[in-house]
Context: one part of a larger RNA
């Protein structure tokens, strides 16, 4: 120095900031006072104001104790009152203990909630409304038995919405959904029936549940709630009109709103300035009524604004306390780890090197800091895209399951009224018109029928064509029909048979309703409590199985194509054809460029033969520009079914004849590739057959070519054919073999919709966002030309059109590094750099008198500032200023900070969607990790070199600075200028401002040494003292800024630019040779660094002594000639000896550790002691007064005041010792 917790703080007071976030105010009780709305309860402790200690006396009120019969007398608590004395800065003295106001949004309120990032506007609530539901209910759990709501019953349970209270809830039932009906239509097993000779199979028909069509209701169900146009006498707007359409067209209300995009909507109010606040308007992108609309009292750790108080939030930081950090003992992990001396530059590189080049720089270690690198660590990136990966949830995705309804059979039986179908028998029914008249058809037929009661009459009954007809009783008592005639298609009695309509009887099987019980049931009662009592209640229902339809995101398994200058939207470049791209074999890509195809033709196909378009001249009746006819000229300019080349002329085009080659079977080749390489599909050629035309020779296996198309599996056709059908034969019936048809155009071919910000795996720098790279279209800024503007005049200034350029700050392309991670916007700090210069400095030029501009040239050393609004760069305002210039450094800086914004989880709005969820739309609310290893940088040691050591003093390559910048007055001078109005300058001088360095005499801060005051409680009481300095009041030295001191003047080289002389160019000309000026800039001069400047300096002062061993080292002498002796250097070893330096102690003008200064008895270095000099304010103890009071008169309580006493206490300064 940091950091954690903490104390004070001059002046100003929120200027901070996203935003008073942090802090600070306020505080308990006692009076007194108390606004606005109010749902009258509250707001309210509103707001604002006084007061509180201790001491003495007095009184009230409650109450207890002793004593007394009792009145009473004597104490004691507890709470009030009054007065009168007295200190202090301050009396709730510590400690405890609400800051207040005003506007608005949202929710009514207390509650609840994401345990571990969201306490909130969400949730919930009381009230409100709709639905279900009559109890073996409704609703839930479960496979069942059971259970729960309930041992409760519609004033109840359930479900769903909305969200106290107050005013209120509009219009729509066309779409979805519920619900009611429903003559018709659909409807499925199961009955029932039909046809194919019979029979199975198959085909079909009947009837016919629930659903569904179809009709109605219903919006506090889901839900929706227009457009164009004209019009009033100033304009403006449309009360009014017209037209267009729906199911209705948003009505009361509200509104730039948590909803408004443009939008900082326009207006007012707040403020010096207001993207925010709040008040109003209202064509409202895209407000709106229980998805509730507007309103509000009171409540909110919700959101926003605004004021008073207050504060170190700032302006601008300082100072202190405590713990860390830092030292010393003790123990002792982890992360991470390619190698690791660096710097600057690079056109080297995977486009951002510590490793490449190139140049500099650089002795070795250790310590404390800082956080720029190391694309730092830490997490196989949560955004992007990919994956025929996953998982949640949705849903009118596919496909099913649960359940729910509904039909039918089983369990499952009796009865009885009605009813319906077949059958069987009995009856009966039959009317065109014509005919006596109600004539079913057909065959027979000449007689039939009747006392077993004709004719005829009543009454009933039935039917009817309204004329009759049948039947049954009764009376009655004997005839009645027919054949023949007429009339018609038919002729009748009577007899068979049969059709048709109704009717009875009977058999089968339905159907509706009703009784019944003995199957079944019973969360009914009773009881001796039975799984076999009994009553009772239901009952052939129900449940339960079996089959059948129909609902059916409740549940579940699944898909939810691809290409792509990321993905998404958009496009189809997905199958085919032409033309170019494609540079004369082939062949070739881009969501390159210009087009087509998914058919047509029975002739528009074969062959054969004939003929020639188009257009243009001439001429010709109705005929004109063009109908038709003759002639000329015409190489194609016409035509080819269709696209575009490429072809075609006795044709590949027009016309006409005969035809069916638009065959049948086999083979090769191409599209299909330089090499391996397939199927579909188109074509090419050439064999056998059998055939059209043609005289023939030929041509023909569709169309002048080149596009017009499609697997396996199943299902059907075909015609011909092989095989099996179990040892004959037909016949069927299976199966192949070939071809046709049903299609997959995602066209070599899955059966398929969406979300996910609650997510998740694997991968990807193959692929996007950010940042770099590249490029520069776009933007920033020059230049040429000069059309024109300036009164005249292109060039004082502007300056079109067309054009070169530069720059790498916009917006973009582009995907080249980085997806086993490069943290992303703004602000805050701090520092560099760049000039295209905002301002000072120096010039030039003016359409420059001065003054005050305009324009351009030099020029980067200083500066470029406070605020209102937004999260903002940016902008817009305020007022100043010499100016309030632009820009880069990974849109410099998250291992510097911050987290308003963007960008997780939570909720609200408006839109958008069926929804689940979306929304470069708003809005409220939400985790910012790391002990620093290398480098690198600030600072502080230890070592080793420097050619003997060591003290000191030096020089000085070199390296830092800005140490200044830059105003206002006042002189000059009211002069120059200049009709005036105005109005400079060189130059001298003063004073504040911004910066920079140093200091602490002063002023202020602080001062946790210190003094004193003073609360509570403690230490029995005084005294003196603890207890986070308890609190307040003062305050030495340090330390500090708010204070004080300084920051001057000048040389030299230049630069745009003025000049001399002067040529080339006999002039000119600042220039070519020369020479002289010129700026805040450059070089010095000034401060600090600085011998590790390896060229490693330079003076000076002081020591560099002796000794001893060994030598296979060199020498010299000697003689015993040796591995010899002595002796003289060397070297190696050892030892002593020295300038000097460190240890040691005692310390500070030093100071994290080392370092550094100072003393060491030859001594003021540090302690004591005493003096001075400061700080606080007058101690203790006595004495004396002191309001008053009690007294037994002897004295006793008493908060304080006065004296002693400028005392008492204390001191990191100074001096003496």
């Nucleotide at each position: 120095c940091u950091c954690u917790a903490g104390g004070c703080g001059a002046g100003g007071g929120a200027a901070u900031u996203c935003g008073g976030c942090a802090a600070a105010u306020u505080g308990g009780c006692c009076c007194c006072g108390u606004a606005u709305c109010u749902u009258u309860g509250g707001u309210a402790u509103a707001a604002g104001g006084g007061g509180u200690g201790c001491c003495u006396a007095c009184u009230g009120u409650c109450u207890u104790c002793g004593c007394g019969u009792g009145a009473g007398c004597g104490g004691g608590g507890a709470u009030g009152g009054u007065a009168g004395g007295u200190c202090g800065c301050a009396g709730u003295g510590a400690c405890a203990a609400g800051g207040g106001g005003g506007u608005u949004c949202c929710g009514g309120c207390u509650g609840u909630u994401u345990a571990c990032u969201a306490a909130a506007a969400a949730c919930a609530u009381a009230g409100g409304u709709a639905g279900c539901c009559g109890c073996u209910a409704g609703a839930g759990c479960g496979a069942a038995a059971g259970c729960u709501u309930u041992c409760g019953u519609a004033c109840g349970g359930c479900u769903a919405u909305u969200g106290a209270a107050u005013c209120c809830u509009g219009u729509c039932c066309a779409g979805u959904g519920g619900u009611g009906g429903u003559a018709c239509c659909u409807g499925a097993a199961g009955c029932c029936u039909g046809a194919u000779u019979u029979c199975a199979a198959c085909c079909g028909g009947g009837g016919g549940a629930a659903g569904g069509g179809c009709c109605g209701c219903u919006a506090a169900a889901c839900g929706a709630c227009g457009g164009g146009a004209g019009u009033a006498a100033c304009u403006c707007u449309g009360a009014c009109u017209c037209u267009c359409u729906c199911a209705a067209g948003g009505u009361a209300g509200c509104c730039a709103a948590a909803u408004g995009c443009c939008u900082u909507g326009u207006c007012g109010u707040g403020u010096a300035a207001g993207u925010u606040a709040c008040g109003a308007c209202g064509u409202g992108c895209a407000u709106g009524a229980a998805u509730g609309g507007a309103u509000c009292c009171a409540c909110g750790a919700g959101g926003a604004c605004c004021c008073c108080a207050c504060u170190g939030u700032c302006c601008c930081c300082g100072c202190c306390u405590a713990g860390a950090u830092c030292c010393c003992g003790g123990u002792g992990a982890a992360c991470c780890c390619a190698c690791a001396g660096g710097c600057u530059g690079g056109a080297c590189g995977a486009a951002c090197a510590g490793u490449c080049c190139a140049g500099c720089g650089a002795c070795c270690u250790c310590c404390a800091g800082c956080g720029g690198g190391a694309c730092a660590a830490g997490a196989a990136g949560a955004c992007c895209c990919c994956g025929u990966g996953g998982a949640g949830c949705u849903u009118u995705a596919c496909u099913g399951c649960a359940g729910u309804c509904u039909g039918u059979c089983g369990c499952u039986g009796a009865g009885a009224c009605g009813u319906g179908g077949c059958c069987u028998u009995g009856c009966u029914u039959g009317c065109a018109g014509a005919g006596c008249g109600u004539a079913g058809g057909u065959a027979g037929g000449a007689g039939c029928c009747a006392a077993u009661g004709a004719a005829u009459a009543c009454a009933c009954c039935u039917c009817u064509c309204c004329g009759g007809g049948g039947g049954u009783g009764u009376a009655g008592g004997a005839g009645g029909c027919g054949c023949c005639a007429a009339u018609g298609u038919a002729a009748c009695a009577c007899u068979a048979c049969c059709c048709u309509u109704g009717u009875a009887a009977g058999g089968c099987u339905g159907c509706u309703u009703c009784u019944c019980u003995g199957a079944c049931c019973g969360a009914g009662g009773c009881c001796u409590a039975g799984u076999u009592g009994u009553c009772c209640g239901g009952g052939a229902c129900a449940a339960c199985g079996g089959c059948a339809g129909a609902u059916g995101g409740g549940c579940a398994g699944u898909u939810u194509g691809g290409c792509u200058g990321g993905g998404g939207c958009g496009g189809c470049a997905c199958c085919c054809c032409c033309u170019u791209g494609a540079a004369a074999a082939g062949g070739a890509a881009u969501c390159g460029a210009g087009g087509g195809g998914g058919c047509c033709c029975a002739a528009a196909g074969g062959c054969u033969a004939g003929c020639u378009c188009a257009g243009g001249g001439g001429g010709g009746a109705c005929a004109g520009a063009a109908a038709c006819c003759c002639u000329c000229c015409g190489u194609a300019g016409a035509g080819u079914g269709u696209a575009a080349a490429g072809g075609c002329a006795a044709a590949a085009g027009c016309u006409a004849g005969c035809c069916u080659g638009a065959c049948c079977g086999g083979a090769u080749c191409u599209c299909c590739a330089a090499c391996a390489a397939u199927a579909c599909g188109a074509g090419u050629u050439c064999c056998g057959g059998a055939g059209g035309u043609g005289a023939a020779a030929g041509c023909c296996a569709g169309g002048c070519u080149u596009a017009a198309c499609g697997a396996g599996c199943u299902a059907u056709c075909a015609g011909a054919u092989c095989c099996u059908u179990a040892u004959u034969a037909a016949u069927g019936a299976g199966g192949g073999u070939u071809g046709g048809u049903a299609g997959u155009g995602u066209c070599a071919g899955a059966a398929a919709a969406g979300u996910u910000a609650c997510c998740c795996c694997g991968g990807g720098g193959a692929u996007a966002a950010c940042a770099g790279g590249c490029u520069u279209g776009u933007c920033g800024c020059g230049g040429g030309c000069g059309a024109g503007a300036g009164u005249u005049c292109g060039c004082a200034u502007c300056g079109a059109c067309c054009u070169c350029g530069c720059g790498g700050u916009u917006c973009g392309g582009u995907a080249c590094c980085u997806c086993g991670a490069u943290g992303u916007c703004g602000g805050c700090u701090c520092u560099u750099c760049c000039u295209a210069u905002c301002c000072u400095g120096g010039c030039c030029u003016u359409g420059c008198a001065u003054g005050a501009g305009g324009g351009g040239c030099c020029a980067a050393g200083g500066g470029u500032g406070a605020g209102g609004c937004u999260g903002c760069u940016c902008g817009c305002c305020u007022a100043u200023u010499a100016a309030a210039a632009g820009g880069g450094a990974u849109c410099g800086u998250g291992a510097g900070c911050u987290g308003g914004g963007u960008u997780u989880a939570g909720a609200c709005c408006g839109u958008c969607g069926u929804g689940a969820g979306a929304c470069a739309g708003g809005u409220c609310g939400g985790a910012u990790u790391u002990u620093a290893u290398c480098u690198g940088u600030u600072g502080g040691g230890g070592g080793u070199g420097u050619u003997g050591g060591u003290u000191g003093u030096c020089u000085g390559a070199g390296g830092g600075g800005a140490a200044a910048g830059g105003g206002u007055c006042u002189u000059u001078a009211g002069u120059a200028c200049g009709a005036g109005a105005g109005g400079a300058a060189c130059g001298a001088g003063a004073c504040g401002c911004u910066g920079a360095g140093g200091c602490c005499u002063c002023u202020g801060g602080u001062g946790u040494a210190c003094c004193g005051g003073u609360u509570g409680u403690c230490c029995g009481a005084c005294a003196g003292g603890g207890c986070a300095g308890g609190c307040c009041g003062g305050g030495c030295a340090g330390c500090u800024a708010c204070g004080c001191c300084u920051c001057u003047u000048c040389g030299g080289a230049u630069a745009a630019g003025a000049g001399c002389u002067g040529a080339a160019u006999g002039c000119a000309u600042c220039u070519a040779a020369g020479c002289u000026c010129g700026a805040a800039g450059c070089c010095g001069g000034c401060c600090c660094u600085g011998a590790a400047a390896a060229u490693a300096g330079a003076c000076a002062g002081c020591c560099u002594u002796c000794c001893c061993g060994u030598u296979u080292c060199c020498g010299c002498a000697g003689c015993u000639u040796g591995u010899c002796u002595g002796u003289g250097g060397g070297a190696c070893g050892g030892g002593u000896g020295g300038a000097g330096a460190g240890c040691g102690c005692c310390c500070g003008u030093a100071a994290a550790a080392g370092a550094c200064g100072g003393g060491u008895u030859u001594g003021a270095u540090g302690g004591a002691g005493c003096c001075g000099g400061g700080g606080u304010g007058u101690a203790a103890g006595u004495a004396u007064c002191g309001a008053g009071g009690c007294u037994u008169u002897g004295g006793c309580c008493g908060a304080g005041g006065u004296a002693u006493u400028c005392a008492g206490c204390c001191c990191g300064c100074g001096g003496c010792c």